[in-house]
Context: one part of a larger RNA
């Protein structure tokens, strides 16, 4: 001296900031007075104005005592104690201290008191009163428990529970397609169990049928989850669309609100606030992507919420200073902790894993310390919280894959007893069975010549039934028919038995419904009442099923993602004339196709031209002639092919069985399926025949293992007389395209862990497409004239400030935007200087050339860097330095944990979309750099000097006057050189002024009975000091060398040229002249004087953190103290007298006046040895 914590500030008054953060102002009380809204309660202490001490003097209030007097009272007094008027006095200032609201306005949000992330979030989150919607009749619903049982509650729908949404006030709109609740339900689906059939019997098993609840189906519910559209054309100026057509949907956003806590674009556009506004607010609004209880939109009062404005106030800031306390400092005691390879005096270019104290070159550099700064040590702390990566983890969602519980349903068990329907079998009965033709309603088959008075045809009644014609049946009446024969048909009828369908009926069985009992079982208010084979429990079995678990959620990749597939397979290049051979290289394919497009064999030539014939034409068909591949060849491209691989015809079925080797897949180890060629046996097609053929002129066209299905297949096997079954083996078929083949969705900003600079974001490095910027070329314009200017289409390059590639360093960590602060550099120069050209008269530009000395500022809105805008200015140029600076400073902004909004996602959640909020660590070891010592060396000591080098801007800029209304100009206008004055900006100093600040004086509250003290009270004023906002200084000088540029002279080149030679000018720049430090300038300097001199000890300040430097030490003014002096305050104390009044006449009185320009005080200045600077080492 930082720091911490206060105190004060002229003059301006937020100009400071992300932001009035911080501070300051205001501040009790009493009196007045109060807009506007308003839910009439209130914001209200609104705002705003005034007033306040003391003292006396009267009057009051309450209480309480004393005296006199009285039945009570009453009167005076005295103490305490409220108010009120009047008069007096005193201060700068009377709620004089402590204490004690700054105030108004617009808007967002959320009503309101209130909760909340103990330890970075207080909020707009939450709650919350109203207000809605569902569930629940009590042995309630709902919750906790395996369960007993518990809670809620000894409540009972004016109750409890869940859920939205959140006071009040206008309001709450379509949509039931999707999800998803409720409710119904004909049909279909649909398990177990129970029937039934089947595997010759048993059994397991099979397969049929009956079914529940679920699922389909059909309503309904949106204050359930949620959703709420495109396109064209239209009106008489344009625009605009009330209208109209079209698509379309479950429906097509309705009221209100809107650039919004929702608006990309967007600083939307207008107005207002401002000098100036990325901000406020008021509109308008096409609303990227508002909207109605996931509430809309208003709103009074409340908010340590968010935002903007004004007013008053400030040191926030111009632009900073002085002052207090604490520390800091030195002394002496105690005395840690992180850290800490080695050494370690560095600086500067290079190098290097591309930012080195340690290499390499050059430079500087004696050694030690101490108080600072905080540039490095890619400092310290934490095995990076971003990023990838792991066949790591959690947690959390869901229509992911798989469960499990809870729920729902069916059935068995515990589980009995009845009725009544109902169905389904079996029996017993009773009736029916209609093609056609035929008398006519022929069920079939068999026997049949007879049935019938034991009452037949027919008639009436009645019922049943019907193919609507008739049949049966009973009962009366009647009293002989029917039948064979004959015809008709497939079949012949009378009668008699049997069978078949199919109605109806009894009796059994069984099941299903429904409806009772009461003994099992339950409850409960337990002698009894309720309920009741239900329930509850258990076992099977279907459904529901993130409630609940356990997993999964691919690779490649110029980080990851998103996209792609470059994940299997083929042709060509790439591919570097052997084979191999990357890249998300290039370039084109395949996951078939064909009973012929296969096999043989015979014939033929094709595309294309050219001549000609023809209604005919360039191009139809025919005729001839050329015709080596230009045509075909299933398909890609390669490679191939002419009595053929093409193209016609003909005959076939080799698109064969079995077996075996070679290549190829997979160069040079191994490796699967696929694939190809070559034989050999068998039996084949084709040809006269040699031969040829195990698909397709070759090279893509593909698939393991389990499990299943086929098969006139082969072998084995239990039982057999034989079989059926069962295994195996070949062979076909059905699959893995992430293709050598796991069964598998997402979030993590609540996150965790291992591992990466094998891989992203930030700096650095290459690079240099984009960027700046600079050349060349000269088309165009410039009246002519490319080069005063302008500069197209093109070329060429520089830098390493953009923004890209890269992924070379850093992931056991190099802190990341902007400001702020504070140095250094660079020129591609904005001003200043000095020049040249101009389409340069001046003036003012306009272009370029040298030049980097110094300058290049303030405001407004935004977190801003940019960019904008306001108003000076000579200009208000660019740009580097780890996008200079975070062991400097901010934290606004990006980028955590809370919340909101918009918009996606079913949801957990996400968003280079938007808001609001939200911890910034530490004692410096080296080094550097600011300062100050000590020690050595330089060979006695002291002074007193030189300067190699070094550092500086010690200045720089304007404004006005004079020159001068002068040169120049038709004129309007309108300069210089040169000399002054003044301003600004920079620097040094200083304290006469002025202005802070300030020891100190003086005044005044509280506290105390005065008085002093205390609050380091508050108020005025202030010396010395220290300071700016004060003052004084500060070469447009001068010299020398230069740059652009301007010239003598002069040749190469008999002229010409500023150059070659050689000369003279010429800039704020360079070098000196100015001020600074400097013998450690190792080349360690020089004089001069001298035998001394220095230190320690003391008193000290012109000096000062310690050390040091100065001054003194008795031959002495060094400090003190004292005395004068002179300078602050302002008039002390005590005493006299006055004083407005009162009085008991004793006196009481705030306060004035003299005494006293006093008192008190002082860091000044003089004197003065009174103390101390002894005496020694």
């Nucleotide at each position: 001296a930082a720091c911490u914590g206060g105190u004060u500030a002229a003059g301006g008054g937020a100009a400071u900031u992300c932001g009035g953060c911080a501070a300051g102002u205001u501040a009790g009380c009493c009196c007045u007075g109060u807009a506007g809204c308003u839910u009439c309660g209130g914001c209200u202490g609104a705002a705003g104005g005034g007033g306040u001490g003391u003292c006396u003097a009267u009057c009051u209030u309450u209480g309480u005592c004393u005296u006199u007097u009285u039945a009570a009272u009453a009167a005076a007094g005295g103490c305490a104690u409220u108010g009120a008027u009047a008069g007096a006095u005193c201060u700068c200032a009377g709620u004089a201290a402590c204490a004690a609201g700054g105030a108004c306005g617009g808007c967002c949000c959320g009503a309101c008191u209130g909760u909340u992330u103990a330890c970075c979030a207080a909020a707009a989150a939450c709650g919350u009163a109203g207000c809605c919607a569902c569930g629940u009749g009590c042995u309630a619903a709902u919750c906790c428990g395996a369960a007993a049982g518990g809670a809620c509650u000894u409540g009972u729908a004016u109750a409890c529970g869940u859920g939205g949404u959140g006071a009040g006030a206008c309001c709450u709109g379509c949509c039931c397609a999707g999800u998803g609740g409720u409710g119904g339900u004909g049909u279909c689906u649909a398990a177990a169990a129970c029937u039934c059939c089947u595997u010759u019997u048993c059994a397991a098993g099979g397969g049929a049928g009956c079914u529940a609840a679920g699922g389909u189906c059909c309503a309904u519910c949106a204050a359930a989850c949620g959703g709420c559209g495109g396109g064209g054309g239209u009106a008489a100026c344009u625009a605009u669309g009330a209208c109209c057509c079209u698509c379309u949907u479950a429906a097509g956003g309705u009221a209100a609100c809107g650039u919004a806590a929702u608006a990309c674009c967007u600083u939307g556009u207008c107005a207002u606030c401002u000098g100036a506004a990325u901000g406020g607010u008021g509109a308008c609004u096409u609303g990227c992507a508002u909207g109605a209880a996931u509430g809309g939109u208003u709103u009074a009062a409340c908010g340590a919420g968010g935002u903007u404005g004004u007013c008053g106030c400030u040191g926030u800031c111009c632009c900073u200073a002085a002052c207090c306390a604490g520390g800091u400092c030195c002394u002496u005691c105690u005395g840690a902790a992180a850290a800490u390879a080695u050494c370690a005096u560095u600086c500067c270019g290079g190098u290097g894993c591309a930012c080195a104290g340690a290499c390499c070159g050059g430079a500087g550099a004696c050694a030690c310390u101490u108080a600072g700064u905080g540039g490095g040590a890619a400092g310290c702390u934490a095995a990076g919280a971003c990023c990838u990566u792991g066949u790591g983890g959690a947690a959390c969602u869901u229509u992911a894959c798989u469960g499990c519980a809870a729920c729902c349903u069916g059935u068995u068990g515990u589980u009995g007893u009845g009725a009544u329907u109902u169905u389904a079998a079996g029996u017993g009965g009773a009736a029916c069975g209609c093609a056609u033709a035929g008398a006519a309603u022929a069920a079939g088959u068999a026997g049949g010549a007879g049935c019938g008075u034991c009452g037949a045809a027919g008639c009436c009644a009645a019922c049943a039934u019907u193919u609507c014609g008739g049949u049966g049946u009973u009962g009366g009446u009647g009293g002989a028919g029917c039948g064979a024969c004959c015809g008709u048909g497939u079949a012949a009828u009378a009668c008699u038995a049997c069978u078949c369908g199919c109605u109806c009926u009894u009796c059994u069985u069984a099941a299903a419904a429904u409806u009772g009992c009461u003994u099992a079982c339950u409850c409960u208010u337990u002698u009894a009442g309720a309920g009741g084979a239900c329930a509850g429990c258990a076992g099977c079995a279907g459904g529901c099923g993130g409630g609940c678990a356990g997993u999964u959620u691919g690779a490649c990749u110029g980080g990851g993602g998103c996209g792609g597939u470059g994940c299997c397979c083929u042709g060509u290049c790439g591919a570097a004339a052997a084979g191999a051979u990357a890249u998300c290289g290039a370039u084109a394919g395949g996951a078939c196709c064909c009973a012929a497009a296969g096999a043989c064999a015979a014939g033929c030539u094709c595309a294309u031209c050219c001549a000609g014939c023809u209604u005919g034409g360039a191009a139809a068909u025919c005729u001839g002639g050329a015709g080596u591949u230009g045509a075909g060849u299933g398909c890609g491209a390669g490679g191939g092919c002419a009595a053929a691989a093409g193209c016609u015809u003909g005959u076939c079925u080799g698109a064969c069985u079995g077996u075996g080797u070679u290549c190829u897949g997979a160069a040079c180890a191994g490796c699967a399926a696929g694939g190809a060629a070559c034989g050999c046996a068998g039996g084949a097609g084709c040809g006269a025949a040699a031969g040829c053929u195990g698909g397709g002129c070759c090279u893509a066209g593909u698939g393991a293992a389990c499990c299943c299905a086929c098969a006139u297949g082969c072998u084995c096997u239990u039982u057999u007389a034989a079989u059926a079954g069962g295994a195996g083996c070949u062979g076909u078929g059905u699959c893995u395209g992430a293709u050598a083949g796991a069964a598998a969705a997402g979030u993590u900003a609540c996150c965790c862990c291992a591992a990466g600079g094998a891989u992203a974001a930030u700096u650095g490095g290459c690079u240099g497409g984009u960027c700046u910027c600079c050349c060349c070329c000269g088309a165009u314009a410039g009246u002519u004239c490319a080069u005063a200017u302008u500069g197209a289409c093109g070329g060429g390059g520089a830098g390493g400030u953009u923004u890209g590639g890269u992924a070379c360093u850093c992931c056991g960590c190099u802190g990341u935007c902007g400001g702020c602060u504070c140095u250094c550099c660079c020129u591609a120069u904005c001003c200043u200087g000095c020049g040249c050209g101009u389409g340069c008269a001046g003036a003012a530009g306009c272009g370029u050339g040298c030049a980097a000395g110094g300058g290049u500022g303030u405001c407004g809105g935004a977190g801003u860097u940019c960019a904008c805008g306001c108003a000076u200015c000579a200009a208000a140029a660019g740009g580097g330095a780890u996008c200079g600076u975070u062991a400097g400073c901010u934290g606004g902004g990006u980028u955590a944990a809370g919340a909101a909004c918009g918009u996606c996602g079913c949801g957990a959640g996400a968003c280079a979309g938007u808001u609001u909020g939200u911890a910034u660590g530490a004692u410096a070891u080296c080094u550097a750099c600011u300062a100050a010592g000590u020690g050595u060396g330089u060979u006695g000591u002291u002074g007193u000097c030189u300067g190699a080098g070094u550092g500086g801007a010690a200045c720089g800029a304007g404004u006005u006057c004079a020159u001068a209304g002068u040169a120049c100009g038709a004129g309007a206008g309108g300069a210089a050189c040169u000399g002054g004055a003044c301003u600004c900006g920079g620097g040094u100093g200083c304290c006469u002024c002025u202005g802070g600040u300030g020891a100190g004086c003086a005044g005044u509250u509280g506290u105390u009975a005065u008085g002093a003290g205390c609050a380091g009270g508050c108020u005025g004023c202030g010396u010395a000091g220290c300071u700016a906002c004060g003052c004084a200084c500060u070469g447009u000088g001068u010299g020398g060398a230069u740059a652009a540029g301007a010239g003598c002279u002069g040749a190469a080149u008999g002229c010409a040229u500023c150059u070659a030679a050689g000369c003279u000018c010429g800039a704020a720049g360079c070098c000196a002249u100015c001020c600074g430090c400097a013998a450690a300038a190792c080349g360690a300097g020089a004089c001069a004087a001298c035998a001394a001199a220095g230190g320690c000890c003391g008193u000290u300040g012109u000096a000062a953190a310690a050390g040091a430097c100065a001054a003194c030490g008795u031959u002495g003014a060094u400090a003190g103290a004292g005395u004068u002096g002179c300078u602050g305050u302002g008039u002390a104390a005590g005493a006299u007298u006055c004083a407005a009044g009162g009085u008991u006449c004793g006196c009481c009185g705030a306060g004035a006046a003299u005494u006293u320009c006093a008192g008190c005080a002082g860091a000044c200045a003089a004197c003065u040895a009174c103390u101390a600077a002894a005496a020694g080492c």
This is a predicted structure of a 1177-nucleotide part of an RNA (large-subunit ribosomal RNA, half B) from a Candidatus Pacearchaeota archaeon. Rfam family: Archaeal large subunit ribosomal RNA. For this family Rfam cites "Crystal structure of the ribosome at 5.5 A resolution" (Yusupov et al., Science, 2001). Lineage of the source: Archaea > Nanobdellati > Candidatus Pacearchaeota. It was read from a public genome assembly. Its mean pLDDT, the model's own confidence on a scale to 100, is 80.